[in-house]
RNA sequence: ACCGCCGGUCGGACGGUCGCGGCGCGCCCUAGGGCACGCCGAGGAAAGUCCGGGCUCCAUAGGGCAGACUGCCAGGUAACGCCUGGGCGCGAGCGAGAAUCUCGCACGCGACGGAAAGUGCCACAGAAAACACACCGCCGAUGGCCCGCGAGGGCACAGGCAAGGGCGAACCGGUGGGGUAAGAGCCCACCGCGCCUCCGGUGACGGGGGCGGCAUGGUAAACCCCAGUCGGAGCAAGGUCAAAUAGGCGGCGAGGGGUGGCCCACCCCGAGGCACGACAUAAGCCGCGGGUAGACUGCUAGAGGACGCGGGUGACCGCGUUCCCAGAGAAAUGACCGUCCGGGUGGGGAUAAAAACCCACCCGACAGGACCCGGCUUACAGACCGGCGGUACGA
RNA sequence: GGUCGCGUAGCUCAGCUGGUUAGAGCGCUGCUUUCACACAGCAGAGGUCCGGGGUUCGAGUCCCUGCGCGACCA
Numbered sequence: 001a002c003c004g005c006c007g008g009u010c011g012g013a014c015g016g017u018c019g020c021g022g023c024g025c026g027c028c029c030u031a032g033g034g035c036a037c038g039c040c041g042a043g044g045a046a047a048g049u050c051c052g053g054g055c056u057c058c059a060u061a062g063g064g065c066a067g068a069c070u071g072c073c074a075g076g077u078a079a080c081g082c083c084u085g086g087g088c089g090c091g092a093g094c095g096a097g098a099a100u101c102u103c104g105c106a107c108g109c110g111a112c113g114g115a116a117a118g119u120g121c122c123a124c125a126g127a128a129a130a131c132a133c134a135c136c137g138c139c140g141a142u143g144g145c146c147c148g149c150g151a152g153g154g155c156a157c158a159g160g161c162a163a164g165g166g167c168g169a170a171c172c173g174g175u176g177g178g179g180u181a182a183g184a185g186c187c188c189a190c191c192g193c194g195c196c197u198c199c200g201g202u203g204a205c206g207g208g209g210g211c212g213g214c215a216u217g218g219u220a221a222a223c224c225c226c227a228g229u230c231g232g233a234g235c236a237a238g239g240u241c242a243a244a245u246a247g248g249c250g251g252c253g254a255g256g257g258g259u260g261g262c263c264c265a266c267c268c269c270g271a272g273g274c275a276c277g278a279c280a281u282a283a284g285c286c287g288c289g290g291g292u293a294g295a296c297u298g299c300u301a302g303a304g305g306a307c308g309c310g311g312g313u314g315a316c317c318g319c320g321u322u323c324c325c326a327g328a329g330a331a332a333u334g335a336c337c338g339u340c341c342g343g344g345u346g347g348g349g350a351u352a353a354a355a356a357c358c359c360a361c362c363c364g365a366c367a368g369g370a371c372c373c374g375g376c377u378u379a380c381a382g383a384c385c386g387g388c389g390g391u392a393c394g395a
Numbered sequence: 396g397g398u399c400g401c402g403u404a405g406c407u408c409a410g411c412u413g414g415u416u417a418g419a420g421c422g423c424u425g426c427u428u429u430c431a432c433a434c435a436g437c438a439g440a441g442g443u444c445c446g447g448g449g450u451u452c453g454a455g456u457c458c459c460u461g462c463g464c465g466a467c468c469a
């Protein structure tokens, strides 16, 4: 210098003409509305609706079941399934020791509790996938058979083996040595695993020592177990005012109702003349039909932004100063012109090769609130900054 | 605003509760049959399981995410 990856910031600017929405104030007009002036007018994702809340309503926001979600530890936060830091595991890179391997550094990924509570599943291949019954093989010391006078030799029958090979994603620990007829944790050293203990750490965990039956897999984004969280609906939630109609008709209804499902508790309405039955009703439910769907509010001052100081590894927290940055209601910020800015192409400059500069043309992404916030995920032309890696050159 | 479902051959759909051969009907091609066509019989071709990532030895199926389509409630 170029390329790739990851993260962060910005993501067009200015002026003019016409046209918009809100607010303030003044004048005209008088349910309406108009004019002048001033101020303000989209996003990092406004998207997806994947999560968490604030807020509103429902007497039950009481208990339980079902259901859903989270899942290493510690912190942050209003809270979260989010963020920060740490731990462990896996991966590739660099460096050191070094035969494999071990240690250190920074980087990337992890949906990371439990397989000894239980139940499932592990196809095909393979002898065999959870009582391990051995395909190719090894031994045959002991017993057996054959040859031999004998020493000894042969067979591979009984018997012994699972170290070697094969199969597979994975098979009853791994490496090295001893031992054995051949072998095997059979024994030993180290690793691994289990138990006990000491030290460090808030903790997840890490380090040291001892003992040892030398110990039989994986899978929970399989059912499940453990710990924790969850009342339900949602601004089309709700509230106020005005207006209009038929406070209509029919059926069910003595017990009924209570905001996703079920149960308990609890609460509300009602039970008429002795009881039963019948009839008629209450709350309520179902169906038909009619009227009005207008105005205001909720609706923008916030878990708010900017700057500075302090604390903290960090997420973030505290203090001080300062600011008000859309509130539409069928849905507003648009159209045109000019200049500048950023990028690309071509020509000139322009030569040994370039740069600055000039001219012409093209492009400037993803994309727009609707009660409001905190996150996650997805989309994004280009510019700048930082980190890591690779290539080339130079020192 | 809220709750769910679907996407597999040219078309309509199965594929259950993960097993390594992805199927059925219609359609298409060829052959047989027929004077010729249709019917019928035989044989065959045809698949990014909507895209991407993950779990697992293995994914059409399980999980996450993106795209497209649809249903219900308010």
Base pairs, nucleotide, nucleotide: 001391002390003389004388005387006386007385008384009383010382012340013339014338015337016336017335018334020041021040022039023038024037026035027034028033043366047377048376050375051374052373053372054371055234056233057232058231062264063263064262065261067230068229069228070227071226072086073085074084075083076082087112088110089109090108091107093105094104095103096102097101113225114224118223119222120219121218122217135165136164137161138160139159142158143157144155145154146153147152173191174190175189176188177187178186192214193212194211195210196209197208198207199206200205238297239296240295241294248288249287250286251285252284255269256268257267258266272279304323305322306321307320308319309318310317311316341364342363343362344361345360346359347358348357396468397467398466399465400464401463402462405421406420407419408418414452423439424438425437426436427435445461446460447459448458449457
About this RNA: This is a predicted complex of two RNAs, RNase P RNA and transfer RNA, with 469 nucleotides together. Its mean pLDDT, the model's own confidence on a scale to 100, is 75. It holds a member of the Rfam family "Bacterial RNase P class A". Gene Ontology terms of the family: tRNA processing, dimeric ribonuclease P complex and ribonuclease P activity. The family's RNA type in Rfam is ribozyme.